[in-house]
Molecule: c-di-GMP-I riboswitch aptamer
Organism: Anaerolineales bacterium UBA3082
RNA sequence: ACCCCGAAAAGGCAAACCACUCGUGAGGGUGGGGCGCAAAGUCACGGAUCUUGGGUCUCCCAAGAUGGCCGGGCUACCGAA
Numbered sequence: 001a002c003c004c005c006g007a008a009a010a011g012g013c014a015a016a017c018c019a020c021u022c023g024u025g026a027g028g029g030u031g032g033g034g035c036g037c038a039a040a041g042u043c044a045c046g047g048a049u050c051u052u053g054g055g056u057c058u059c060c061c062a063a064g065a066u067g068g069c070c071g072g073g074c075u076a077c078c079g080a081a
Base pairs, nucleotide, nucleotide: 005079006078012037013036017032018031019030020029021028022027035068041074042073043072045071046070047069048066049065050064051063052062053061054060055059
């Protein structure tokens, strides 16, 4: 130095809910608020779930949403055992 790992330290992010706002909707944004998180940084590639529309309608197709549902890719602070 790098990989695994996650004690300590410095910090970081921000669930539910509330207010305002955008969207047909799932949901998003801003502020408050903290349930939690070692990637709760980022990316819709695969799966899953949800929304809208359609169909020969216990399923399938198209478009969209969710990265704090899971997997995976990329990047990253600190450094005890």